[in-house]
Molecule: SAM riboswitch aptamer (S box leader)
Parts: sequence; structure tokens; C1' cells
RNA sequence: GUGUUAUCAAGAAAGGCGGAGGGAUUAGACCCGAUGAAGCCUUAGCAACCCUCGGACUGCGAGAAGGUGCUAAAUUCUACUUAAUGACUCGAUUCAUUUAUCGAUGAUUUGGAUAGAUAACAA
Repeated sequence: GUGUUAUCAAGAAAGGCGGAGGGAUUAGACCCGAUGAAGCCUUAGCAACCCUCGGACUGCGAGAAGGUGCUAAAUUCUACUUAAUGACUCGAUUCAUUUAUCGAUGAUUUGGAUAGAUAACAA
């Protein structure tokens, strides 16, 4: 690097070195950053995938020594798609006192997919 399975709206930061970028990628939006970004190190913490213990033993409960992971914002949000809505926007027709109908590549909500991250396992 590849495949399979599971999870991804919860949770958890200080210090040192460093010195301008960062939030995976493309585009857009929005954020973080000299009151110090990325990266590296130390310590602390979160969580409970592997793990440990118990059990009615695939399922339940407890734990945290060890292997990973994680510690701004939902995986920061949107993008492709299903369904719904018609309060909003735009367009068409109709009406004339602002209505009604239809449509949309708009919008909103929901589900899914894609992509990504992490773990365990496999070849």
C1' cells in the first nucleotide's frame, strides 16, 4: 500500500524546542495562527479497538498495567444521490391588490453513497 469488519454530533492540554503556516485531498465557504501554525519531544489526560477480570461465555458487567488511537469547531460545513417540504429564493403562466398553479440546476430537512480517519484481522 490492498481487502474485510466496526466506529466516527460524546470525551480529553500543559510545558519545552521550533518559527509560518494549519484545518487529509480538489473547489467554495467558514475558522485557527506571532497572545506563536506545522513538526518533534516530555508530562498529563480522554476513550475503551486490541487487552485483563468476572459471568448466564460472540451479546452482559467491571477495569486500565500494556499495544494503538485521540486531546478547536460533527470527519468544521457543502459538493453526488433518494425521499419529503413549499414558509424562503428564482422562473413561467394567471390574477390585480400581491392570489393561484406549475417548474427549478436554488433552499431546508432526512436517509444513503463516495472520499477520509482510527482499530482489529487477513493475504